[in-house]
RNA sequence: GCCCCCAUAGCUCAACGGAUAGAGCGCCAGCCUCCGGAGUUGGAAAUCCGCGUUCGAUUCGCGGUGGGGGCA
Numbered sequence: 001g002c003c004c005c006c007a008u009a010g011c012u013c014a015a016c017g018g019a020u021a022g023a024g025c026g027c028c029a030g031c032c033u034c035c036g037g038a039g040u041u042g043g044a045a046a047u048c049c050g051c052g053u054u055c056g057a058u059u060c061g062c063g064g065u066g067g068g069g070g071c072a
Stems, first nucleotide, its partner, number of pairs: 001071007010025004018055001027043005048064005
């Protein structure tokens, strides 16, 4: 330098172009307990950035940023 793949809660992952973007673990609070843990109920928390396509974009297109891999 060229090509390919990836980017969503704190972490690991889901989401035929359409419903309030979900789950596990973690975190916070209530219940329980002498206290804690376990259990249980509830809660907070995310789509890398910009532009475009579309009635509608996490999803499709283009560019950028970051990460991984291959070739040279």